[in-house]
RNA sequence: AAUCGUGUUGGGCAAAACCGCGCGAAAGCCGGUGACGCAAAGCCAUGGGUCUAAAGGCCUUUAUUGGGGCCAUGACUGCCAGGCCGCAAGG
Numbered sequence: 001a002a003u004c005g006u007g008u009u010g011g012g013c014a015a016a017a018c019c020g021c022g023c024g025a026a027a028g029c030c031g032g033u034g035a036c037g038c039a040a041a042g043c044c045a046u047g048g049g050u051c052u053a054a055a056g057g058c059c060u061u062u063a064u065u066g067g068g069g070c071c072a073u074g075a076c077u078g079c080c081a082g083g084c085c086g087c088a089a090g091g
Stems, first nucleotide, its partner, number of pairs: 003091002007087001012038002017033004022029002036078001042084003046081003049076003056070001058068003
């Protein structure tokens, strides 16, 4: 210097659940508690996948502030790929 890095030390992240006169149409997000897990559970919605359907079309009903279905421009990276960057001990 390169590489691996199975996580005991130093540190890092934080699922479910509960809480909140929180944000949002919802999915979901944020904050607190929490500790299932994670060596990229760091960053990027680029491809696939999943969730939601306010607005907008369509159909229907017509008394509609009704019903049905379509749709991402909204989300999820702790679902899988891809890209970028990267930690201690130790080998």
Molecule: c-di-GMP-I riboswitch aptamer
Organism: Pelotomaculum propionicicum